[in-house]
RNA sequence: CGGGUUGGGCGUGAUGGUCGCGGGGCGGAAACGCUCCGAGGAAAGUCCGAGCUCCACAGGGCAGAUUGCCAGGUAACACCUGGGCGCCGCAAGGCGACGGUAAGGGCCACAGAAAAUACACCGCCGGGCCGGCCACGGUCCGGUAAGGGUGAAAAGGUGGGGUAAGAGCCCACCGCGCGGCCGGUAACGGUCGUGGCACGGUAACCCCCAGUCGGAGCAAGGCCAAAUAGGCGGCGAGGUGCGGCCCGCACCAUUCGAGCCGCGGGUAGGCCGCUCGAGGCGUCCGGCGACGGGCGCCCCAGAUGGAUGACCAUCCCUCCCCGGAGGAACAGAACUCGGCUUACGGCCCGACCUGGUCC
Numbered sequence: 001c002g003g004g005u006u007g008g009g010c011g012u013g014a015u016g017g018u019c020g021c022g023g024g025g026c027g028g029a030a031a032c033g034c035u036c037c038g039a040g041g042a043a044a045g046u047c048c049g050a051g052c053u054c055c056a057c058a059g060g061g062c063a064g065a066u067u068g069c070c071a072g073g074u075a076a077c078a079c080c081u082g083g084g085c086g087c088c089g090c091a092a093g094g095c096g097a098c099g100g101u102a103a104g105g106g107c108c109a110c111a112g113a114a115a116a117u118a119c120a121c122c123g124c125c126g127g128g129c130c131g132g133c134c135a136c137g138g139u140c141c142g143g144u145a146a147g148g149g150u151g152a153a154a155a156g157g158u159g160g161g162g163u164a165a166g167a168g169c170c171c172a173c174c175g176c177g178c179g180g181c182c183g184g185u186a187a188c189g190g191u192c193g194u195g196g197c198a199c200g201g202u203a204a205c206c207c208c209c210a211g212u213c214g215g216a217g218c219a220a221g222g223c224c225a226a227a228u229a230g231g232c233g234g235c236g237a238g239g240u241g242c243g244g245c246c247c248g249c250a251c252c253a254u255u256c257g258a259g260c261c262g263c264g265g266g267u268a269g270g271c272c273g274c275u276c277g278a279g280g281c282g283u284c285c286g287g288c289g290a291c292g293g294g295c296g297c298c299c300c301a302g303a304u305g306g307a308u309g310a311c312c313a314u315c316c317c318u319c320c321c322c323g324g325a326g327g328a329a330c331a332g333a334a335c336u337c338g339g340c341u342u343a344c345g346g347c348c349c350g351a352c353c354u355g356g357u358c359c
Base pairs, nucleotide, nucleotide: 001355002354003353004352005351006350007349008348009347010346013315014314015313016312017311018310019309021038022037023036024035025034026033027032040330044341045340047339048338049337050336051335052217053216054215055214064213065212066211067210068209069083070082071081072080073079084098085096086095087094088093099208100207104206105205106202107201108200121148122147123144124143125142126141127140128139129138130137131136156174157173158172159171160170161169175197176195177194178193179192180191181190182189183188221272222271223270224269231263232262233261234260235259238252239251240250241249242248279298280297281296282295283294284293285292286291316327317326318325319324320323
């Protein structure tokens, strides 16, 4: 100088002014005034795990769901950290549902002789018979699984010995199984011996093993509570209209009860839940780390048709060019947290790997 891997942070910028919107506090009888706060890293998808609330619940089991190498972190998790193993990459690093296939069952397309009790297509080898002068060819019986061919996968691999040809038939190394020892908390690794190879793949197929798991969700749930119509209880013979009042007239009631009073449930409406919390920032300590602990400081949206905006000036950046234009992506809280996943124009700060060149 170039190429790459990975971690963290920011994300219509900053300051001032004018007006506007939502919320808290203070003052005020009110109108209103003063003051403070007011979107995100994903507020998103609603996929996991919790808090909180209501409902259910003797104990145990079945069914069902879910998780699945080991250790740790955490309130908890399917998350995170560290480690092991496998695969990919020269490397930094990335990816992995990564328990069990000698408990059982199922499945393995096409191709191929054969897809799991190997039943051999072409070959290779031996023997019989036939043809041929020979070389050899044909056919039958048998041996073989080395070579070819098919396939995602073919019954341990490579090399040597051996054999009629072959074959773990024998040997060495590798792989695999079993056992001992050593290291490690463990997953696992190393090493020595031994077996002579028995055991195809598939468990995001059933299943087996081990662990975990009640349901619904803030429209949870709770409080106050009108009109009208039901319900219950008490009093109860009158009530309503015409009318200033009486009389009078009309209508409705008097067993099925008009009217009045009270109680209770529910609706409209209002309030709480509602934002101080597994909280944020700084610093020190413990830990490789995730994370934990101590101390100090801070209060940081709570709406309910749902606020978070507009304009001006200056600075900054970019483009035409000395005066203008533009400042963008994904997206917008709705009970609250911890994660995961997905979307995203651009900018900043590190760590590491690798190629070239120079000293």
RNAcentral holds the sequence, with entries from ENA.
A computed fold for a 359-nucleotide RNA from a Gemmatimonadales bacterium, annotated as Bacterial RNase P class A.
Rfam family: Bacterial RNase P class A. Gene Ontology terms of the family: ribonuclease P activity, dimeric ribonuclease P complex and tRNA processing.
Model confidence (mean pLDDT): 77 of 100.
A source record names the gene rnpB.
Taxonomically the source falls in Gemmatimonadales (Bacteria, Pseudomonadati, Gemmatimonadota, Gemmatimonadia).